A computed fold for a 74-nucleotide RNA from a bacterium, annotated as transfer RNA. Model confidence (mean pLDDT): 80 of 100. Rfam family: tRNA.
RNA sequence: GUCCCUGUAGCUCAGCUCGGAUAGAGCGUCGGCCUCCGAAGCCGGAUGCACAGGUUCAAAUCCUGUCAGGGACA
Numbered sequence: 001g002u003c004c005c006u007g008u009a010g011c012u013c014a015g016c017u018c019g020g021a022u023a024g025a026g027c028g029u030c031g032g033c034c035u036c037c038g039a040a041g042c043c044g045g046a047u048g049c050a051c052a053g054g055u056u057c058a059a060a061u062c063c064u065g066u067c068a069g070g071g072a073c074a
Stems, first nucleotide, its partner, number of pairs: 001073007010027004020057001029045005050066005
């Protein structure tokens, strides 16, 4: 330099193929219930689509560029 993969909640991931209604799960965290206290259990809450632009009635999803991480070739 060229090409490929990845980037979604505090962490690990699903959803992207084929655009559609309030974006989910597990763990964690916070509050409550329970208990003499705690653990376990139950109920509830907070936090997110790497960034910018484009297409579209509608974008996490499609297109372009940028950034970051990883890989192949040279």
RNAcentral holds the sequence, with entries from ENA.